[in-house]
RNA sequence: CGGGAAGUGGCGCAGUCCGGUAGCGCACUAGUAUGGGGUGCUAGGGGUCGCAAGUUCGAAUCUUGUCUUCCCGA
Repeated sequence: CGGGAAGUGGCGCAGUCCGGUAGCGCACUAGUAUGGGGUGCUAGGGGUCGCAAGUUCGAAUCUUGUCUUCCCGA
């Protein structure tokens, strides 16, 4: 320098193909069961999707640029 993959709550991931309310597990908070802990159950808070722009009525999803990490080639 060229090609490819990944980036989504605190952590790990799904959703992207085929645009239509951002979800799951763990963790966290409160309540409840227990004498207490662990654990179970119920409820709740937290992200607008790496960043920027474009297309569209509508973008995590499509297009362009760019940043970080990893892989391959030179």

Overview: Transfer RNA from Sediminibacterium sp., 74 nucleotides, folded computationally. Lineage of the source: Bacteria > Pseudomonadati > Bacteroidota > Chitinophagaceae > Sediminibacterium. The RNAcentral record of the sequence draws on ENA. It matches the Rfam family "tRNA". Rfam links the family to the GO term triplet codon-amino acid adaptor activity. It is annotated as a transfer RNA.